[in-house]
RNA sequence: UGAGUAAGACAGACAAUCGCGGAGGCAAAUGCCGAAAGGCUGCAGACGAGGAAAGUCCGGGCUUCAAAGGGCAGGAUGCCGGAUAACGUCCGGUGGAGGUGACUCCAAGGCCAGUGCAACAGAAAUAAACCGCCACAGUAAAGGUCACUUUUCUGUGGUAAGGGUGGAAAGGCAGUGUAAGAGACUACCGCCUCUCUGGUAACAGCGAGGGCAUAUGUAAACCCCAUCCGAAGCAAGACCGGAUAGAAACCAUGUGGCUGCCCGUCACGUUUCAGGUAGGUCGCUUGAGCAUUGCGGUAACGUGAUGCCUAGACAGAUGAUUGUCCAACGACAUAACCCGGCUUAUCGUUUUGCUCGGCAC
Numbered sequence: 001u002g003a004g005u006a007a008g009a010c011a012g013a014c015a016a017u018c019g020c021g022g023a024g025g026c027a028a029a030u031g032c033c034g035a036a037a038g039g040c041u042g043c044a045g046a047c048g049a050g051g052a053a054a055g056u057c058c059g060g061g062c063u064u065c066a067a068a069g070g071g072c073a074g075g076a077u078g079c080c081g082g083a084u085a086a087c088g089u090c091c092g093g094u095g096g097a098g099g100u101g102a103c104u105c106c107a108a109g110g111c112c113a114g115u116g117c118a119a120c121a122g123a124a125a126u127a128a129a130c131c132g133c134c135a136c137a138g139u140a141a142a143g144g145u146c147a148c149u150u151u152u153c154u155g156u157g158g159u160a161a162g163g164g165u166g167g168a169a170a171g172g173c174a175g176u177g178u179a180a181g182a183g184a185c186u187a188c189c190g191c192c193u194c195u196c197u198g199g200u201a202a203c204a205g206c207g208a209g210g211g212c213a214u215a216u217g218u219a220a221a222c223c224c225c226a227u228c229c230g231a232a233g234c235a236a237g238a239c240c241g242g243a244u245a246g247a248a249a250c251c252a253u254g255u256g257g258c259u260g261c262c263c264g265u266c267a268c269g270u271u272u273c274a275g276g277u278a279g280g281u282c283g284c285u286u287g288a289g290c291a292u293u294g295c296g297g298u299a300a301c302g303u304g305a306u307g308c309c310u311a312g313a314c315a316g317a318u319g320a321u322u323g324u325c326c327a328a329c330g331a332c333a334u335a336a337c338c339c340g341g342c343u344u345a346u347c348g349u350u351u352u353g354c355u356c357g358g359c360a361c
Stems, first nucleotide, its partner, number of pairs: 001357010012325007020048002025043003031040003050332001054343002057341005062233004074229005079093005094108001095106004109224002114222002116218003130163002132159007140151004171189002174186003190212001191210004196205003237282004246273005254268005289308008326330001
């Protein structure tokens, strides 16, 4: 200096004005609305979205309902160990794949349990003889030293070495062997089983054995094995609670209207209860919290100390204007019970470690 790789940080800045949200303070009035709870006013200052607040895909807290225990069904996960409240997440390893490398990626149990599926091509696709090779028999032709030999065709049989098709053709490859061949046999490699050694384990290494019918792939095909899972979600739910309608008790034979009187008829009292609508309060933000730092651990993470309080609405608040500046008109995008993750979107700026080149000393 170029190219790359891994892990982060920031997400326009400052000032002024206007406006919005909830909480606290001060002030004024004891006013208005409401049955009540509660709400309504003014002033000044402070505070007020994100790295993903998003998708709502996983996991948990919390809440209500259900629930002795076990099983079926269904769903999810799937190398090993650890972390954690928990996880499908994270960390560290193993194995495999890619890269010169830093490093990255992998739903990575089982098709030596069962069943299914595999287009086209090809003779044959889970099972084989199309061509070829070889043996035997027959036939015809040629040669001939008359023993036979060679070749053509036909038939029967052997053969998975070679050709061709295919993603895949019966472990691979070399040799022995054979009429030709063949794990038929042998070495090496692969696979499977077992012993030993190392490792918590996944697994790795040495050795022995099996000749391999365990005969291709597919389990994000059914399925088998192991582990986990009760359901619904803050519009969860808890508390207070009008009006109307309901039930009971009490008072009383009443009062009022039609109607001056009688009959008739219509309306009307007080208290208590249950229910829980309108409305209100809580849930609601002090939390597996944040910052700095010590200790333990390779790490994820755990733990101690000190400090901090950082939106909480219910039609739902962050915006607008002006000025100055720059990396120069600033992306993606706006909390709604909370938290841990994953995934996806994102103008750009920037820090640190590492790798591979080039040049100079």
Molecule: Bacterial RNase P class A
Organism: [Ruminococcus] lactaris